[in-house]
Source information
The part of an RNA shown here (large-subunit ribosomal RNA, domain IV) has 325 nucleotides and comes from a metagenome. The coordinates come from a structure-prediction model, not an experiment, and the mean pLDDT is 88.
Context: one part of a larger RNA
RNA sequence: CCCUUGUUAAGGAACUCGGCAAAAUGACCCCGUAACUUCGGGAUAAGGGGUGCCUGCGAGAGCAGGCCGCAGAGAAUAGUCACAAGCGACUGUUUAGCAAAAACACAGGUAUCUGCGAAAGCGAGAGCUGACGUAUAGGUGCUGACACCUGCCCGGUGCUGGAAGGUUAAGGGGACAUGUUAGAGCAAUCGAAGCAUCGAACCGAAGCCCCAGUAAACGGCGGCCGUAACGAUAACGGUCCUAAGGUAGCGAAAUUCCUUGUCGGGUAAGUUCCGACCCGCACGAAUGGUGUAACGACUUGUGAGCUGUCUCAACAGGGGGCCCG
Numbered sequence: 001c002c003c004u005u006g007u008u009a010a011g012g013a014a015c016u017c018g019g020c021a022a023a024a025u026g027a028c029c030c031c032g033u034a035a036c037u038u039c040g041g042g043a044u045a046a047g048g049g050g051u052g053c054c055u056g057c058g059a060g061a062g063c064a065g066g067c068c069g070c071a072g073a074g075a076a077u078a079g080u081c082a083c084a085a086g087c088g089a090c091u092g093u094u095u096a097g098c099a100a101a102a103a104c105a106c107a108g109g110u111a112u113c114u115g116c117g118a119a120a121g122c123g124a125g126a127g128c129u130g131a132c133g134u135a136u137a138g139g140u141g142c143u144g145a146c147a148c149c150u151g152c153c154c155g156g157u158g159c160u161g162g163a164a165g166g167u168u169a170a171g172g173g174g175a176c177a178u179g180u181u182a183g184a185g186c187a188a189u190c191g192a193a194g195c196a197u198c199g200a201a202c203c204g205a206a207g208c209c210c211c212a213g214u215a216a217a218c219g220g221c222g223g224c225c226g227u228a229a230c231g232a233u234a235a236c237g238g239u240c241c242u243a244a245g246g247u248a249g250c251g252a253a254a255u256u257c258c259u260u261g262u263c264g265g266g267u268a269a270g271u272u273c274c275g276a277c278c279c280g281c282a283c284g285a286a287u288g289g290u291g292u293a294a295c296g297a298c299u300u301g302u303g304a305g306c307u308g309u310c311u312c313a314a315c316a317g318g319g320g321g322c323c324c325g
Stems, first nucleotide, its partner, number of pairs: 001320008010311002014309001019306001027051005036041001038145001052067006068072001080304007087296002092104002108143007120129003146291004151221003156218002158214005165209003171203002177197004183190002222240005249283001250280001261277005
């Protein structure tokens, strides 16, 4: 010096990104226990008191008297607590070996497909799963307890339905044309049938175009100008554009660039935190919106207790390192 352990005056988070680590709490009995709440909880809330031994009595719980120590759950094992906010309802699950979470799942909600030889999936197939089930069932997608709700847009894309018209494949259809040549012709050339080549019109489904429906389908949800008897603002008006112009609720937010916005609270002092405001760069309603008791090795802020985290270090035990053998 390193690892590890113990103790420490006064102070007590001044340490630090952050109380990381450590300390503290801890068992049982008695008293007592708030907000909030889905009435179950919250709750071991919080906060207090007791605990040994001997004798007597008692069924016991215990009561009475006495005794000892600094200390009686005498050692060891054995919750720190409270307040506020965010996210996720919850118990669960996960990156075996850097991430345990706010991610996944979840019960619940909803849409859609499926009438049974089901849909869907696996397989080249036979076949199998679904299911020895039958729409109160099965598959798929989205959302994610519960409470209150879930607005407008079908123009684009998708899906579903429609079938009049347009377009349209193979196929059907065979016109015209060409090659060949019996024959005709003095010749140039023409040229039947057959056999070939080419292949027009016309008839041809679904699809697409088209017409509707559908957003808890993919998605989307405006601009400019003016106006009130101070000023400011604009309930109001005008105009352009759109498929429709963001409703309720929430809002500097896990979303706010400007920004440490402004005001209030907390601190002696607060870029964090809490409550408001709304000018939402760029919230917003099942890619769910807003709340929410309980829960969380989650995240953030604060307080009490506690402490060598620190002021500021000291001493001690054990194991290494180092020297000799």